A computed fold for a 475-nucleotide part of an RNA from an uncultured cyanobacterium, annotated as small-subunit ribosomal RNA, 5' domain. The full RNA is in RNAcentral, with records from ENA and SILVA. Its mean pLDDT, the model's own confidence on a scale to 100, is 86. It matches the Rfam family "Bacterial small subunit ribosomal RNA".
Context: one part of a larger RNA
This record gives sequence, C1' cells and structure tokens, in this order.
RNA sequence: GGAUGAACGCUGGCGGUAUGCUUAACACAUGCAAGUCGAACGGUCUUUUCGGGGACAGUGGCGGACGGGUGAGUAACGCGUAAGAAUCUACCUUCAGGUCGGGGACAACCACUGGAAACGGUGGCUAAUACCGGAUGUGCCGAGAGGUGAAAGGCUUGCUGCCUGAAGAAGAGCUUGCGUCUGAUUAGCUAGUUGGUAGUGUAAGAGACUACCAAGGCGACGAUCAGUAGCUGGUCUGAGAGGAUGAUCAGCCACACUGGGACUGAGACACGGCCCAGACUCCUACGGGAGGCAGCAGUGGGGAAUUUUCCGCAAUGGGCGAAAGCCUGACGGAGCAAUACCGCGUGAGGGAGGAAGGCUCUUGGGUUGUAAACCUCUUUUCUCAGGGAAGAACAGAAUGACGGUACCUGAGGAAUAAGCAUCGGCUAACUCCGUGCCAGCAGCCGCGGUAAUACGGAGGAUGCAAGCGUUAUCC
Repeated sequence: GGAUGAACGCUGGCGGUAUGCUUAACACAUGCAAGUCGAACGGUCUUUUCGGGGACAGUGGCGGACGGGUGAGUAACGCGUAAGAAUCUACCUUCAGGUCGGGGACAACCACUGGAAACGGUGGCUAAUACCGGAUGUGCCGAGAGGUGAAAGGCUUGCUGCCUGAAGAAGAGCUUGCGUCUGAUUAGCUAGUUGGUAGUGUAAGAGACUACCAAGGCGACGAUCAGUAGCUGGUCUGAGAGGAUGAUCAGCCACACUGGGACUGAGACACGGCCCAGACUCCUACGGGAGGCAGCAGUGGGGAAUUUUCCGCAAUGGGCGAAAGCCUGACGGAGCAAUACCGCGUGAGGGAGGAAGGCUCUUGGGUUGUAAACCUCUUUUCUCAGGGAAGAACAGAAUGACGGUACCUGAGGAAUAAGCAUCGGCUAACUCCGUGCCAGCAGCCGCGGUAAUACGGAGGAUGCAAGCGUUAUCC
C1' cells in the first nucleotide's frame, strides 16, 4: 500500500447493487416451512331446477431420499483430477409384445367396551388401480431335458393408465493411478491382520462376512500415534513465482438432541418417518404419555459483534393432479444496518470600504478571506400536485406481491444536507496560551524538570470526505 462476513470511537443527506451469529453442532415459547389426487375405491354430509354439483375422515397411488440448513465429525478414494468393470435406476423418451379368467380379506361404517390423556380392544358388514392363486409369455436359470415367472382399470369415444422385454437420457453405487496440513521431544505397527480355497452376502467386485490352509502385510520415499482441519471451483495479495484463505455463489461430502438399529421404498439406514437406550424439557387422574429450529421469522444465553415473530405465490422452479387447481419461509420482494462497493449532492457566477468578530502583533500591520454580507442565476436533491410502466407467458380473455414503486411533467424555494483525523522527523501541514519529568503523548526514534511547533485548549493549516480514525487478521 491492498484486503475484510469485521468491531469500536466521533459524525451522518440520498440512490443503486450486494452482504449480514466468524462465538455456544448452546437451550428453545409461538406461528408457518410437504403435500396432493373424487378421472383408483366404498362411504358420510350437504345442495338441487332431480339431470347433476360440492365438501370431507378412511382404503389406495405418487411425493415426503428433492428443495432448505449447518460444518460437529472426517487426514479419508472424503475431495480434486485421470481412468476402469463386476452393477442398479421410480418418473421421462423410443421400439416390440401383452392387458385373459378367478378368489379371499381389511379399514371406513355399525354395536359393545378400556383409558385422565395419548391411544386403543372385541364382534359384525363392505369396495378398489389394495392383496392372493390359475392361464399365456419374446425374459431368466440350465449343456440339454426341463424349471421359473406379469398385468388394472378409469373417464369416456379417444384419451389415460397397467404388465413384460430391449435401448436412450439423466442419476447413483463400486474400484484404481496421482495430488491433498503439522509433529520423530511419536519408530516400529498389524490376528480378519496379508494371501489362497470353498461358501455366505450384495444391485454389484471385495476378509465385506464364515470355515479351513499358508505366514504374511505396512514402515525413515515417515507406517503407527498425536494435534489441527470439511474438500474444490474460487477469494485476497503479489510483476510473477509464491504466500494466505475456503463468508456470500456453484460442485462434492458429512450431519440432523447424543449413541445404536432396522423397516418401507427405484432410491434412506431417512432434518420436520419408525424402534431401543441416554441426557434435557413439558403434560398427568401417578397407571402412563409428548418433544427435538444446524428450515423461515423470533426468544434466552454466549459474545467486540450480525436483521422483521413482514408481503406474495404475480414471475422462475418443485410436488401432486387429465385439468381447473392446491401446496411451496424454495423463490420473488419489501423492512432493518454507512457493513461493503459504485454514483450523486450539500449550490454556481460576480463581489474589497479587503466590513465586523476571532487569532496574532514590533501598534505599521498580518491572517481568517471572495470567505461573509450584497447582486444575478440554477433546482441535481427536497416538498407538493398530475400522469404512470416493463417485468405477463399460453389461440384468446383474465391474472403484479413489489407498487401508485421506477420513470415523466409542472409548481415552490438556496432552499433539507459536513464531518473526522493529523500538523517534531519518518509524513503534507505553525503559532499563542495553560502546564512544569506533573498532567499527559507515543507506530519507531522519542517529547514533558518555566518561553514545549511532540502534553491540554485556541486560532490557523494539511489530508480524506458521508465518512474519518483506531483495533484485529492476511499478503
């Protein structure tokens, strides 16, 4: 000098665009953040012009594995990069073929009944795209014989579903080479350990697991242990090499009160799912129950320090649906904060009796200073009034949270708007008064003990400017 997710002190006019718990992965009141489908199904309620329409608890389907948050853990195939083979893939696209014929239940509902509640229990009825056999089948297994093995309808008059196979797209799992912080005041580490055979297991390779056999495997090219840490694209700095860093945005990973476990499913060992244990909080009729903000707001706490319990689904995107549409704290916006960057303004021209006042002074003056007053002008800003968007797409119509915002026009009036630090040298800028090694200053050198350009005040000056200084950290 540059930089910052900054903080502190003094000060503070406006706009645009960004950014905003770096600390306690501390605890959380309250509201919202994931639903949707009646064109899968039986019902209940309601309305009716008797044709029909509407709403909903339940069964069922799809989605709650995305989106959003955080960085605790992790020194690892976690990440980055380059390759690979033994795999899976719901929805979407393309192609080929099929969708035949049966059965038995269980919710809802009704009856009885337990419990304070959460939530149940028993008996009975019933539908389906829920469940289960049979048939067929290009598939799969097998050398062959043979074995195994699918489906579902709905609205309606042409759509949409369902099943099987092959491919695509996109996604995911796995393996390997290389790279990836510090410490030797950590030198030896390892028994499923290293390899083989046979099996189990998985979507798939594998000591991943089991049995048996062999005795291997890693290590000064740093194993093991310990400490620290999410990684990257990037960001800051630097002429570069490099050094530091990993907020926002984007990719990957990990986590969801702490530890463990599986279920369902194409996909999870699942933030707003389940079970067990623990800590904590709450309810209780003491028998038993409920909860998990590292989602958006917000509260307490910690801290030098970080915002509104706002508006809207109008746009973009997502889920469901044939659609209308519903949901969406994703997102789009507004609010707060000079937190940062950029832009604009606080007036312009003229004006010497160089006014008054201040400061200084050798009493002549010098300086503040064209500065003010005063004259002429302008209206960026500001106030008021009038008009007023684009963002809105799809055959058309309708549809805007922001917002009467941006912007345009008119009127008014210099009107509404300047501070902060420094002035001994480094380093641009000097005098007076006060103080008297005191009070104090200070980045370094150093100032202060009676004339201090270095302390405190004043006048003046210098620098930057809606900011200016200080502190912290990096280059």